[in-house]
Molecule: transfer RNA
Organism: Prosthecobacter sp.
RNA sequence: GCUCCUGUAGCUCAACGGUUAGAGCAGGGGACUCAUAAUCCCUUGGUUCCCGGUUCGAAUCCGGGCGGGAGCACCA
Numbered sequence: 001g002c003u004c005c006u007g008u009a010g011c012u013c014a015a016c017g018g019u020u021a022g023a024g025c026a027g028g029g030g031a032c033u034c035a036u037a038a039u040c041c042c043u044u045g046g047u048u049c050c051c052g053g054u055u056c057g058a059a060u061c062c063g064g065g066c067g068g069g070a071g072c073a074c075c076a
Stems, first nucleotide, its partner, number of pairs: 001072007010025004018056001027043005049065005
C1' cells in the first nucleotide's frame, strides 16, 4: 500500500429496518450473618466511534473519515 472483518453501558456481548437499545459481570443500596465471604433483592450507568445519505422510521442499509483485528504485497 491492497483486500476482508470489526466498532453498542466501565468490561464481555445481545438486539428481524418498527413500542422507551437490553443481558451477564463490575459499581451503588439493602436483606441474611455476631461479623466477613457466599447467596438473594433493588438499582445507577448509553453522543449505538464521527460526519453525511436513503427511508414514514436507522444500532441495523449506503458513502466518506477515524480506531482495532486478520490476510496479502513491498522491504531497493